Context: one part of a larger RNA
RNA sequence: GCCGCUGGUGGAUGACUGUGGUUGGCUAGCCGAUGAAGGGCGUCACGAGCUGCGAAAAGCCUGGGGUAGACGCAUGAAGUCUUUGAUCCCAGGAUCCCCGAAUUGGACUUCCUCGUGUGGGCUAAUAACCUGCAUGGAUCCAGUGUCACAGCUGGAUUGGGAACGCUCGGAACUGAAGCAUCUUAGUACGGGCAGGAAGAGAAAACAAUAGUGAUUCCGUGACUAACGGCGAGCGAAAGCGGAACAGGCCAAACUGAAUCUUCACGCGAAGAGUGUGAGGAGAUGUGGUGUGUGGGCCUCGAACUUAUUGCCGACGUGCCUAAGCCGAAAUCGUCUGGAACGACGCGGCAAAGAGGGUGACACCCCCGUAGGCGUAAAGCACGGGCAUGUUUGAGGUUCCCGAGUAGCGCGGGUUGGGUUUCUCGCGUGAACGUCGCAGGUACAAUCUGCGAAGCCUAAAUACUCAGCCAAACCGAUAGCAGACUAGUAGCGCGAGCGAAAGUUGAAAAGCGCCGCGGGAGCGGGGUGAAAAGCACCUGAAACCAGUGGUCU
Numbered sequence: 001g002c003c004g005c006u007g008g009u010g011g012a013u014g015a016c017u018g019u020g021g022u023u024g025g026c027u028a029g030c031c032g033a034u035g036a037a038g039g040g041c042g043u044c045a046c047g048a049g050c051u052g053c054g055a056a057a058a059g060c061c062u063g064g065g066g067u068a069g070a071c072g073c074a075u076g077a078a079g080u081c082u083u084u085g086a087u088c089c090c091a092g093g094a095u096c097c098c099c100g101a102a103u104u105g106g107a108c109u110u111c112c113u114c115g116u117g118u119g120g121g122c123u124a125a126u127a128a129c130c131u132g133c134a135u136g137g138a139u140c141c142a143g144u145g146u147c148a149c150a151g152c153u154g155g156a157u158u159g160g161g162a163a164c165g166c167u168c169g170g171a172a173c174u175g176a177a178g179c180a181u182c183u184u185a186g187u188a189c190g191g192g193c194a195g196g197a198a199g200a201g202a203a204a205a206c207a208a209u210a211g212u213g214a215u216u217c218c219g220u221g222a223c224u225a226a227c228g229g230c231g232a233g234c235g236a237a238a239g240c241g242g243a244a245c246a247g248g249c250c251a252a253a254c255u256g257a258a259u260c261u262u263c264a265c266g267c268g269a270a271g272a273g274u275g276u277g278a279g280g281a282g283a284u285g286u287g288g289u290g291u292g293u294g295g296g297c298c299u300c301g302a303a304c305u306u307a308u309u310g311c312c313g314a315c316g317u318g319c320c321u322a323a324g325c326c327g328a329a330a331u332c333g334u335c336u337g338g339a340a341c342g343a344c345g346c347g348g349c350a351a352a353g354a355g356g357g358u359g360a361c362a363c364c365c366c367c368g369u370a371g372g373c374g375u376a377a378a379g380c381a382c383g384g385g386c387a388u389g390u391u392u393g394a395g396g397u398u399c400c401c402g403a404g405u406a407g408c409g410c411g412g413g414u415u416g417g418g419u420u421u422c423u424c425g426c427g428u429g430a431a432c433g434u435c436g437c438a439g440g441u442a443c444a445a446u447c448u449g450c451g452a453a454g455c456c457u458a459a460a461u462a463c464u465c466a467g468c469c470a471a472a473c474c475g476a477u478a479g480c481a482g483a484c485u486a487g488u489a490g491c492g493c494g495a496g497c498g499a500a501a502g503u504u505g506a507a508a509a510g511c512g513c514c515g516c517g518g519g520a521g522c523g524g525g526g527u528g529a530a531a532a533g534c535a536c537c538u539g540a541a542a543c544c545a546g547u548g549g550u551c552u
Base pairs, nucleotide, nucleotide: 001550002549003548004547005546006545007544008543014537015503016502020474021473022471023470024469025468026467027466028464029463030160031159038099039098040097041054042053043052046076049073050072060093061092062091063090064089065088069081070080071079105112106111114136115135116134117133118132119131120130121129137158138157139156140155141154142153143152144151164195165193166192167191168190169189175182179229205212206211216243217242218241219240220239227233247456248455249454250402254288255287258286259281260280261279262278263277264276265275266274267273294400295399296397297396298395299394300393301392302391303390309387310386311385312384315383316382317381318380319379324373325372326371331362332345333344334343335342347364348363349353355367356366357365407428408427409426410425411424412423413422435451436450437449438448439447490497491496510536513524514523515522516521
């Protein structure tokens, strides 16, 4: 040097996964001045961390459930509670320091501090001082008040939320093989606002000689029509097939206070409501009527007594719903074993042979499963109580139907929209139903469709912070960064970056005792099926040591 063996080191591999993650489905979907989300600081006679809680501080009260133990993770010692029902679970309530929209003023060392009202202490005192409680931010609205401000009373808003939504603003790298229009893209990002969804929405719509009948979403139409330094690229709609379906209200004509509201009192169920009285709002018009199969007004008729809509929640019935409850059948024999859930033998249940646990693989051991049951408050439905409340024809009349609007010119943005998308700025500027708009250039005449310049509207749709369920998903260098005190430790002035780290055993039975040693530890001995000995399952390789062989 090589080969082997015995050990050490190391932590791969295999196996495992109550607590982890990923994806999908379903459910659920807002919180906040009654002070949120998120933090700081405290709090268990015992140090730190996490969790819970808040000076009433791992908790207090009430109601319900539930049963023998309990005092969180957490295994120690000490003490305490509990069948007069604790711990625990569910529902409701109480308490809830300081910061934070943070709101008396200020600060950012999560702290300091003022006024007013009203208590307590101290004091001779109502002064000063100490101390408790309440209140005092801004903006807007309503009422009151004022000549006008001011002031007073009451109410609302403010901030947060993973993604989803609407809206305002809005890039660049990039592509065009360069680059400027264009593209990336109305994307990223920023501002505002809202909800459990948002937005849109009941035709001044499409269509084309035939018809459809609000909106939204999906498929198709279609990588089509169109746009485009006609380059790169970009890019609809109708129609058709589906999902889901729902329609309403004003302004005006006519009418003209017939209306609403505050307070007090009565009735009513502490209700909705209703009656009376006194004020207030309201003629710059409350209420009625009415809204596109148009309506109003006038005249002449017809039918009908209940169809409509909304509010209340005392009482009755039912439903839904928390924790939870019931729930079949072997712990039968023999054997192996540390242990039977194994083998063999012999039985049983099944609306239950899903799954998990138990000293090895359990339908019949335990928890469960199938199938049933249960209930407080809230909620829902019906009964109940109120309020509101007709429908329709014919004829006549020509009263009404949203103005700096429709349209036009110039310019900008945007769109597939090209002279013909939508929109903004400046200018200009109609008609009045015998009217107006649209039918992808303009104008004219027909034809067809519709009625702008007012408002509301469920569902089908989007998303997943959260809960539940599932998986030909991962299994600790994987799977979320995070199975563990993880956005922790650590790093950075900061924006921010960001780990490692799971497994003794069935049970701690976690090695009493003896010897050596300063200790670490070692040798006996003991526990255990096995040392698996807390540097703990398995325990590979690199690497190290000892030892044997062989060669020199």
Molecule: large-subunit ribosomal RNA, domain I
Organism: Candidatus Thorarchaeota archaeon